[in-house]
A computed fold for a 344-nucleotide part of an RNA from Parasutterella muris, annotated as large-subunit ribosomal RNA, domain IV.

Context: one part of a larger RNA
């Protein structure tokens, strides 16, 4: 030097992307304990205090079996007493030590906020997570030889189940909700008409033939699902405007006009896991803040089951603070052990 351990004066996060790491905390017993809430929790929240021995004492008090005594109709029955047995305090006093949960083992704690409701599951071998699943919703197919699946088929799963059931699909606890467009696309439903295939086969023409025919051609007309057309339907796919004036300081537009549109974002939220311009502007913490909280709204490009906003609890989740604590540092130091290295 590398690596596992142990101790530090003063200062105590100045360290560093970031308290990574280490250190604080740590056990019974009492006391005590906030917002918030789904009333269950939060919570061990937080904070305090006590703890060894020796007298009090094997004593109160507690449990339990017989005996006795009173009640009682009676019970394995109810109090009251002894005595056995087991369990066993305090409070007060007293004493020793640096130190009594005397060594090990044994939560640091608090606020604010994102995101996911929780408990669970993942990338065996770089990601454990806000992603999957979730209970709850909700659309939709499925009348039973069910629907779908899997097989050229027999069969089989679905189910020895029968719509309170079984497959898909989204969404994702729970609370408040869940707008406005069927014009494109999908799907359902409709049956006049229009297209249309094989088919049907009116008339015409050709060849051949004595003739009846027979061959070859034309193709009038007949003809289904689809398609076109006509509704429905968005918790289907998916979508949710732009230009101009207008109030008696200015600014601003609650109005008005005009194009287009299927139909022009509604409630709520908004610089947001979404905001480019951007460290946006105010207000908080800081001496001193590109992060972080509230707030405004000019939303480049939130928005409502591709769900919108709320939200208690939870979380080896992100972000931001504080309090305690430290060798993370200021600034290094010394101890003990294994290596490395040198010599032998």
């Nucleotide at each position: 030097c590398u690596c596992g351990g142990g101790a530090g004066a003063a200062g105590g996060a100045a360290c560093u992307c970031g308290g990574c790491a280490a250190a604080u905390u740590g056990a019974c017993a009492c006391c005590g304990u906030a917002a918030c809430u789904u009333c269950g929790g939060a919570a061990g929240a937080a904070g305090g205090u006590g703890u060894g021995c020796c007298u009090g004492a094997g004593u109160a008090a507690c449990g339990u079996a017989g005996g006795c005594g009173c009640a009682g109709a009676g019970a394995c029955u109810g109090c009251g007493u002894u005595c056995g047995c087991g369990u066993g305090a305090a409070a007060a006093g007293g004493u020793c030590u640096c130190a009594g949960a005397g060594a090990a083992u044994a939560g640091g704690u608090g606020g604010c906020u994102g995101c996911g409701a929780c408990u669970g599951u993942u990338u065996a071998u770089u990601a454990a997570a806000a992603a999957c699943a979730c209970a709850g919703c909700a659309c939709u197919c499925u009348g039973c030889c069910a629907a779908g699946u899997c097989g050229a088929a027999a069969g089989a799963c679905g189910a020895c189940g029968u719509a309170u059931a079984g497959g898909g699909u989204g969404u994702g606890a729970u609370g408040c909700c869940u707008g406005c467009c069927c014009g494109g696309u999908g799907c359902u439903g409709g049956a006049a008409g229009a297209u249309u295939a094989a088919u049907u086969g009116a008339u015409g023409g050709g060849c051949u033939g004595a003739g009846a025919g027979g061959c070859c051609u034309u193709g009038a007309u007949c003809g289904a699902a689809g398609u076109c057309c006509c509704a429905g339907u968005a918790a289907a796919c998916g979508g949710c405007g732009g230009c101009c004036g207008u109030a008696a300081c200015u600014a601003u537009a609650a109005c008005g006009g005009u194009c287009c549109u299927a139909a022009g974002g509604u409630a709520g939220c908004g610089a947001a896991a979404u905001u480019c311009c951007u460290u946006g502007u105010c207000g908080g913490g800081u001496a001193a803040g590109u992060u972080c909280c509230g707030a405004c709204c000019u939303g480049c490009a939130c928005g409502a089951a591709u769900g919108g906003c709320a939200u208690a609890a939870c979380g080896a989740u992100g972000g931001c603070c504080a309090c305690a604590c430290u060798g993370u540092c200021u600034c290094c130091u010394c101890c003990c052990g294994a290596g490395a290295c040198u010599c032998a």